[in-house]
RNA sequence: GCGCCCGUAGCUUAAUGGAUAGAGCACUCCGCUUCGGACGGAGCGGUUGGGGGUUCGAGUCCCUCCGGGCGCA
Numbered sequence: 001g002c003g004c005c006c007g008u009a010g011c012u013u014a015a016u017g018g019a020u021a022g023a024g025c026a027c028u029c030c031g032c033u034u035c036g037g038a039c040g041g042a043g044c045g046g047u048u049g050g051g052g053g054u055u056c057g058a059g060u061c062c063c064u065c066c067g068g069g070c071g072c073a
C1' cells in the first nucleotide's frame, strides 16, 4: 500500500430497517445474616467510535475519517 472483519453501559455482549436500544457481571440501596459471602428485591449506568448521506423510520444500508485485529505484498 491492497483486501477482509470488528467498534453498542466501567467490562462481556443481544437486537429482521419499525415498541422507550435489552441482558449478564460490576456499582449503589434494601431484605436476609452476629458480621460478611451467597441468595432475593429495587435502582444507577448508552449522544450504539466521529462526521455526512439514503429512508416516513438507521445500532443495522451507503460514503468518509479514527481506532483495533487478520491476511497478502
Base pairs, nucleotide, nucleotide: 001072002071003070004069005068006067007066010025011024012023013022018056027043028042029041030040031039049065050064051063052062053061
Molecule: transfer RNA
Organism: Candidatus Curtissbacteria bacterium